A computed fold for a 73-nucleotide RNA from Nonomuraea endophytica, annotated as transfer RNA.
The prediction has a mean pLDDT of 80.
The source organism's lineage runs through Bacteria, Actinomycetes, Streptosporangiales, Streptosporangiaceae and Nonomuraea.
RNAcentral records the identical sequence in 7 taxa.
Rfam family: tRNA. The family's RNA type in Rfam is transfer RNA.
[in-house]
RNA sequence: GCCUUCGUGGCGCAGUGGAGAGCGCGCCUGCUUGCGGAGCAGGAGGUCGCUGGUUCGAUUCCAGCCGAAGGCA
Numbered sequence: 001g002c003c004u005u006c007g008u009g010g011c012g013c014a015g016u017g018g019a020g021a022g023c024g025c026g027c028c029u030g031c032u033u034g035c036g037g038a039g040c041a042g043g044a045g046g047u048c049g050c051u052g053g054u055u056c057g058a059u060u061c062c063a064g065c066c067g068a069a070g071g072c073a
Stems, first nucleotide, its partner, number of pairs: 001072007010025004018056001027043005049065005
């Protein structure tokens, strides 16, 4: 330098054109307990890497850029 894959709450991931963007772990509050843990109930937390484009509509499709991993030279 070229090619491929990936980038979504604190962490690990799903979602692949239209629903208020969801799951597990974690965090907070309450119940329970002598205290904790476990369990149960509720809650907070996301400009979906950035900028453009296509579309009536983009987390999803396209382009460029940034970052990560792998391959070729």